[in-house]
């Protein structure tokens, strides 16, 4: 250099759920909380997934312009959904 996470060591992150707060939503950030994680670090690429406020269509209603329903679309989202790419800590071989 490489491959491994069975074994030490110091770290580090935190799912659910509760509070605040921002968003139409999905979700996100702060503070509590710990189920779990060896990259649970970036988030650069490909793939999947959630979620429509606007728009596009179809239908009530009611009357111009409104409102209900309803389908479809990311231009929002998720890295704790895979897979690739890039930095890394210990040990072990």
């Nucleotide at each position: 250099c490489g491959c491994u996470g069975c074994u030490c060591a110091g770290a580090g992150c935190a799912a659910a759920c509760c509070c605040a707060u921002c968003g139409a939503a999905a979700g996100g950030u702060g503070g509590g909380g710990a189920c779990g994680c060896a990259g649970a670090g970036c988030g650069c690429c490909g793939g999947g997934g959630c979620u429509a406020u606007c728009g596009c269509g179809g239908g009530a209603g009611a009357a111009u312009c409104c409102u209900c329903c309803u389908g479809c679309c990311a231009u929002g989202c998720c890295g704790g959904c895979c897979g690739g790419g890039c930095c890394g800590c210990c040990a072990g071989c």